RNAcentral holds the full RNA, with entries from ENA and SILVA. Large-subunit ribosomal RNA, domain II from Xylochloris irregularis, 719 nucleotides, folded computationally. Taxonomically the source falls in Xylochloris (Eukaryota, Viridiplantae, core chlorophytes, Trebouxiophyceae). A source record names the gene rrl.

Context: one part of a larger RNA
RNA sequence: GCCGGCGACUUGUAGGGGGUGGCCAGGUUAAGGAAGCUUCUCCGAAGCCAUAGCGAAAGCGAGUCUUGACAGGGCGUGAAAGAGAGUCACCUCCUAUGGACCCGAACCCGGGUGAUCUAACCAUGACCAGGAGGAAGCUUGGGUAACACCAAGUGAACGUCCGAACCGACCGAUGUUGCAGAAUCGGCGGAUGAGUUGUGGUUAGGGGUGAAAUGCCAAUCGAACUCGGAGCUAGCUGGUUCUCCCCGAAAUGCGUUGAGGCGCAGCGGUUGACGAGCUCAUCUGAGCGUAGGGCGGUCUAGGGGUAAAGCACUGUAUCGGUGCGGGCUGCGAAAGCGGUACCAAAUCGUAGCAAACUCAGAAUACUAGGCCAGCUGUCCGUCAACCAGUGAGACGAUGGGGGAUAAGCUUCAUCGUCGAGAGGGAAACAGCCCAGAUCACCAGCUAAGGCCCCAGAAUGGCCGCUAAGUGGCAAAGGAGGUGAGAAUGCUAAAACACCCAGUAGGUUGGCUUAGAAGCAGCCACCCUUUAAAGAGUGCGUAAUAGCUCACUGGCAAAGCGUUCUUGCGCCGAAAAUGUACGGGACUAAGCGGUCUGCCGAAGCUGUGAGAUUAUUUCUUUUCUUUCAAAGAAAGAAUAACACGGUAGGGGAGCGUUCCGCUUGAGGGUGAAGGGGCAACGAGAGUUGCCGUGGACGGAGCGGAAGUGAGAAUGUCGGC
Numbered sequence: 001g002c003c004g005g006c007g008a009c010u011u012g013u014a015g016g017g018g019g020u021g022g023c024c025a026g027g028u029u030a031a032g033g034a035a036g037c038u039u040c041u042c043c044g045a046a047g048c049c050a051u052a053g054c055g056a057a058a059g060c061g062a063g064u065c066u067u068g069a070c071a072g073g074g075c076g077u078g079a080a081a082g083a084g085a086g087u088c089a090c091c092u093c094c095u096a097u098g099g100a101c102c103c104g105a106a107c108c109c110g111g112g113u114g115a116u117c118u119a120a121c122c123a124u125g126a127c128c129a130g131g132a133g134g135a136a137g138c139u140u141g142g143g144u145a146a147c148a149c150c151a152a153g154u155g156a157a158c159g160u161c162c163g164a165a166c167c168g169a170c171c172g173a174u175g176u177u178g179c180a181g182a183a184u185c186g187g188c189g190g191a192u193g194a195g196u197u198g199u200g201g202u203u204a205g206g207g208g209u210g211a212a213a214u215g216c217c218a219a220u221c222g223a224a225c226u227c228g229g230a231g232c233u234a235g236c237u238g239g240u241u242c243u244c245c246c247c248g249a250a251a252u253g254c255g256u257u258g259a260g261g262c263g264c265a266g267c268g269g270u271u272g273a274c275g276a277g278c279u280c281a282u283c284u285g286a287g288c289g290u291a292g293g294g295c296g297g298u299c300u301a302g303g304g305g306u307a308a309a310g311c312a313c314u315g316u317a318u319c320g321g322u323g324c325g326g327g328c329u330g331c332g333a334a335a336g337c338g339g340u341a342c343c344a345a346a347u348c349g350u351a352g353c354a355a356a357c358u359c360a361g362a363a364u365a366c367u368a369g370g371c372c373a374g375c376u377g378u379c380c381g382u383c384a385a386c387c388a389g390u391g392a393g394a395c396g397a398u399g400g401g402g403g404a405u406a407a408g409c410u411u412c413a414u415c416g417u418c419g420a421g422a423g424g425g426a427a428a429c430a431g432c433c434c435a436g437a438u439c440a441c442c443a444g445c446u447a448a449g450g451c452c453c454c455a456g457a458a459u460g461g462c463c464g465c466u467a468a469g470u471g472g473c474a475a476a477g478g479a480g481g482u483g484a485g486a487a488u489g490c491u492a493a494a495a496c497a498c499c500c501a502g503u504a505g506g507u508u509g510g511c512u513u514a515g516a517a518g519c520a521g522c523c524a525c526c527c528u529u530u531a532a533a534g535a536g537u538g539c540g541u542a543a544u545a546g547c548u549c550a551c552u553g554g555c556a557a558a559g560c561g562u563u564c565u566u567g568c569g570c571c572g573a574a575a576a577u578g579u580a581c582g583g584g585a586c587u588a589a590g591c592g593g594u595c596u597g598c599c600g601a602a603g604c605u606g607u608g609a610g611a612u613u614a615u616u617u618c619u620u621u622u623c624u625u626u627c628a629a630a631g632a633a634a635g636a637a638u639a640a641c642a643c644g645g646u647a648g649g650g651g652a653g654c655g656u657u658c659c660g661c662u663u664g665a666g667g668g669u670g671a672a673g674g675g676g677c678a679a680c681g682a683g684a685g686u687u688g689c690c691g692u693g694g695a696c697g698g699a700g701c702g703g704a705a706g707u708g709a710g711a712a713u714g715u716c717g718g719c
Stems, first nucleotide, its partner, number of pairs: 001719006011098013026049003032043003053060002063075004101239002104236001108229006119203009128193001130162003133158001137154006166190003170187005205221001207217003214223001242653006252265005266390002268387008277288004293376003296372007309358002314354003319349004325343002327340005393418010423434003438609004443605003449599003452584003458596001460595006471586001477571002481568010499554004504528003509523003534549001538547002610643001613639002616637006624629001654708001656705008666696001673692001675690006
């Protein structure tokens, strides 16, 4: 890992709701007893609930409490009698309490077991090759007055030195499913000492021991191990087993030692009640008809202070006029009188800005009403009871806040989708576009999106654009790319462009300057000759010179400039393994406009079938009262909306084991189980046949549960 077995909402008590049954103004026993002898019967009203309420209570009572009250008010009673009901069981749902759906802690506490590992200590033993250095003391000799001192020897001290055993563990490698739950190899440290070691013993967990590392106390140590409290608790994680049918959420608000949990509300389910009138018949029925809800159109009446806008307020703020006050300044002894190209209050004009500004002010939205009573057709609303889940949301669009007018960012509001939604499109792609899947069909029509091939459908029609593979990412900015439009100027009295020719004189204008002559700079920018020619457009020179332009004539002959708006393109344009519109490929098979077809989904239609709900009719059966109706169930018909679905609610079933009753019509002429095949059913499943197997087992109606397995790092076994 796979296969097989086992494996999770149980049960006691109490309360509440629903269903079914008994009795019914009543219902019922408990403890206990009797018979009986294995689960039933009888006795047993003590008690409980109901039959009357109100009050805190005394109490009163169809009333009562409050109160001075005969007022008012609260809570009750009430009318109808075919209608008013309770109570006791059983089943089921929920709650409370117990382990309470199952598995899972780390811990805490109590009683014990451990010092054969290891720490320290105690008692008693054992061990340390070999070599080196050579303290004190002593001896002899020298030496001294005597010491001291010197030399040679002797001597053998030492947490001394080198180095095996032994003890240790500094470095590296190997090993890392190892030789080994800490080793091996090569080096390394201590090695007469605070040394090492054998045996026996002592210290025990709120503790011991510790040359101290929270170290060690049996591969376990910030508190050992073991049994018990104990199924501790777990707002946490994981898991939770057959089928079909109906409905179907939430990820919000408020509160919370609250934030991944709860409570209340919101949103879901189930059941019930209520929510118009008229007419007829009648005793609770039929018909008409729509009240209510939802959606829509239109009109009317509302309040608002958003967008945009505005500056009337509050602020901010541009320029100008007037200039309170101040600064500077003149005169004066001072008081004071003047000046001002400075600042500047206030005011006037002028141009702006604002979430916390508004003189004014939309669109929407919201509220109410009228009308159309237009669509829908019980869909709805309200209330009550019971059962929930949710309270991590995600993206998109729009309007905002935060951020950087960043984020697949964050936080609100309104809407959509996903969540819980399949199908078609977007190459692929929860949240985008289209569209809401009851089932079947080898039928049809469409939506979004598409129609050259991959690949279903026009290599369709018409009119334009693009030349960039733009299409098939991107900005500021740049450009005689190209199409369309508008305005304006010149032009057969010849424009624009090319070519030919001229482009002069006063004058080198004046100033400046070393120089300044059209052309460094400053000032002025005139006059003349002319067809025309600037006191000079650019290049150039040290300054001149030279070239050129403006301007003019000629040649030739038809359009030429400038500005603005706009369509499609160009540049700007660099990313990491081979190119990338989905690909091939495309000059349309690109872009814009227009027209007609077609394809295309689980949408819509067609045909058939089923479920659900509702209504009516009919039939059948059963029950009660009773002899005529009612109720329930089943079947048939009709109609309608309508049958996606997670959490979750409701309904109906299948199967397993055991038990009761019935049948026992099952079984060695072959039961259960196991293998295969087939049929039936919407499904869980059921039935039949053929092998196997070798002794039990089924069906109907009921009852009771150890009742359904794929997941829990599940558990046991096998491989």